[in-house]
The prediction has a mean pLDDT of 83. A computed fold for a 73-nucleotide RNA from Desulfogranum marinum, annotated as c-di-GMP-I-GGC riboswitch aptamer. The sequence was found by an Rfam model in a public genome assembly.
Parts: sequence; C1' cells; structure tokens
RNA sequence: AUAGACAAAGCCAAACCUUCCGAAAGGCAGGGACGGAAAGCCACGGGUCCAAGAGAUAGCCGGGCUGCCUUUA
Repeated sequence: AUAGACAAAGCCAAACCUUCCGAAAGGCAGGGACGGAAAGCCACGGGUCCAAGAGAUAGCCGGGCUGCCUUUA
C1' cells in the first nucleotide's frame, strides 16, 4: 500500500425491558442482540425528528480526523 473471507482474536450493540435526565426529539446506565470492517470521534453539507433551539440524530448519506485485527504484495 491492497482486500475485508459464511474464517480467527478482540470491539461496538438495534428493537425491546428497567433506572435516571429532558418539554419533546432524544440521551446516560444495566440487561439484551438486529446488525456493524470504523456502528470510533467531529453536526461541515444534505436528509430526518422535535414543543423549532445555542436542540437531537455520526446505527440516514456524504465529508474531515484517527485507529484494531486478519489477508495479499
């Protein structure tokens, strides 16, 4: 530098249930696994959601930054 294999090691954890925070969207934590090769971080562009904000969403898409393992050269 290439590629992510119905494989391996490790990682994350949707729906749903419970606690707490929030007006809500939604978020934290525990349980739980539908999935994920950046489902790690950043709201910059677009989208979506809400009670329309100094809001939410990175597990909607793009973009930026960083990174584990395996594989091939």